[in-house]
Context: one part of a larger RNA
Order: sequence, then structure tokens, then C1' cells
RNA sequence: UUGGGCCUAAAACGUCCGUAGCCGGUCUGGUGCAUUCGUGGGUAAAUCAACCCGCUCAACGGGUUGAAUUCUGCGAGCACGGCCAGACUUGGGACCGGGAGAGGUGUGGGGUACUUUCGGGGUAGGGGUAAAAUCCUGUCAUCCCGAAAGGACCACCUGUUGCGAAGGCGCCACACUAGAACGGAUCCGACGGUCAGGGACGAAACCUAGGGGCACGAACCGGAUUAGAUACCCGGGUAGUCCUAGGUGUAAACGCUGUGGACUUGAUGUUGGGGGCGCUCCGAGCGCUUUCAGUGUCGAAGCGAAGGUGAUAAGUCCACUGCCUGGGGAGUACGGUCGCAAGGCUGAAACUU
Repeated sequence: UUGGGCCUAAAACGUCCGUAGCCGGUCUGGUGCAUUCGUGGGUAAAUCAACCCGCUCAACGGGUUGAAUUCUGCGAGCACGGCCAGACUUGGGACCGGGAGAGGUGUGGGGUACUUUCGGGGUAGGGGUAAAAUCCUGUCAUCCCGAAAGGACCACCUGUUGCGAAGGCGCCACACUAGAACGGAUCCGACGGUCAGGGACGAAACCUAGGGGCACGAACCGGAUUAGAUACCCGGGUAGUCCUAGGUGUAAACGCUGUGGACUUGAUGUUGGGGGCGCUCCGAGCGCUUUCAGUGUCGAAGCGAAGGUGAUAAGUCCACUGCCUGGGGAGUACGGUCGCAAGGCUGAAACUU
């Protein structure tokens, strides 16, 4: 609970698609559903209004007249909303053009390092720390050279750079594939916005099955530290991290800021596209400028409790959705539902303050 809110106080679903619903561009004609007006009917009583009357006044009560609401017949009107018909191009979509990108999937290839093995050289230490020790080493380690194998990763370039709905994406090549920006004297012609339920995607971790295992490394075992040390430091190390096929569906899933649209002084950087001017060694080259789209910084007004925000709004408005309503109990219990499980989603109350 007809209120006020949701960056930080409680509150924007992790993200997108989309059904019902809600909302909907410009012009013309029609209709007259809704809406408005007039008139007729109807409109119990109480109530209400005006006037009058009765209780000493008043409240209260009574009388007369009237008003009002839902309803209905007929008529008028037609701006806006609805409906029907026609047209339009600004919203939206399609097509074409040359560009940008760590967008996605698959296949193949490469690189340094690391570890191990083998061969050669070489000899007493190596490693590690604040200091040590556990540990490795005469079955020859560490170190140097050469070769091979393996798995993971992708330095520099790298940039408040780019791409993606979000999660996220970074060696190279190819194939397939998606989206966005810009430009157009092209086409369709409102086809749109949001979205309860629903669907899809969704880091890490975890689970199932089968592979793989260099390095790192929960658990675990040692060594230290310490009063203790179930830690921080050191030596090892299983699951896992990797791959394939499934499941789970959560994060400070954050810009802690829902989506779409319109409008509202500026300055400056940068990325992509287009236009103009100048320079030119003529090159997809350089400089200046303008415009569209993105991404940053600083700021006017405004807004805000302030921090701040400020055309990428938290300004001014519109449409639609989700959510909040003191702290704890509690994201718990119960029920339902999903899941192999872990658990997820939905989600109270007593009591307390």
C1' cells in the first nucleotide's frame, strides 16, 4: 500500500530472446464503440441542499420543494482514444558498397620456458630462508653442451585499444559462422517499444563417464615460527586446473546505475567510417577541419543528503518491466519444484530489539 523510492541508506532479475498484457509515428476519409452535450423516462426510504416548523437553544425530529449517482429512449457534436479504409517515410527492417575488430566454432601448424629421459663434459655440494631445517646429491646431483619426449601456456606488440547481450575473448594460418559502425539518388511501409509466465546463454568451483597430467596446487605429510600455530614462510603432494560428452546455474555475475525513445551550454583525448582543405618522398602517407557511431577525461545549468553526476545523466519527460518498505531471527524452517549429489529457485512465523 491511490504514498515515497531502488549508484553508496532497504530495493534494477547475471544477460538476452520472446508469448499474453500494457503502450504506440505522420496525413486523409469514414464510423460514432468510448468520451461530451441537449432532451424525455426512470431515479424507494434514509442521506444531502434551501426554506419553514417542533422539543427553552442546539444536537435531534417533522414538513414542503429541490439536487445528485448508477440505468435507459431519442437527438446533436466528432478534437483526442478505439475500429474500418486509403496514403506517407522520419521509427523499424531489407539490400548494396568499401573498411574495423582478442566476436564464436572446428581443423592444422608454430614458439620460448618448464619437467623428464638419453648422450657428452664436470665435481662436491645443491636447494631454500629473515635465519634455518625438512628435502635432493657419490646409484655422480646442482652447473655447461647436444638430442628426444610430454603437457600446459601464448612474452614483446598491449594501449583508461578493440569485439561481444552478459559471462567473456589475446601465437599463426585456413574453413565455416554471427553481430555492429559508416556511406547509399535502392526497396518494404509502422512491420515498433517493453515484457508476467516461458525459453536460451551463463566465470570460477563442484558432480558423472572416459582420456590426460609438465607446472601449479585445496586436502594431506613433513620442516620452521610460536605460549600454542589445525596458519602466514619452506620441502613434498592427492583431487583439481587441461581435453571430450553431459550435469549444476551460482559470484563484489559491479558502472553496486533495467530496457527503449525524445529533448537540454561546452572543452579536450582516443578508436572505426564518411566528407572537405593543404602538404607529399605519392604510399591503405602526414597535417588541419567537419560529421556519424563508439570509448575516456574535465566541466555549465540542472539534479543530489552529500560524495558526486553532468548528451555514455544520477538533468527534463514518455512507455513498459522487475524490485524495496526498521535490525535480528533468515535467505533459515515448512511445503512445492529443479538437481546424480552438493545444492539452486520460491520463501514465512513465533520470539527479540

Source information
A computed fold for a 353-nucleotide part of an RNA from a seawater metagenome, annotated as small-subunit ribosomal RNA, central domain. The coordinates come from a structure-prediction model, not an experiment, and the mean pLDDT is 89. Its Rfam family is "Bacterial small subunit ribosomal RNA". Gene Ontology terms of the family: ribosome and structural constituent of ribosome. The full RNA is in RNAcentral, with records from SILVA.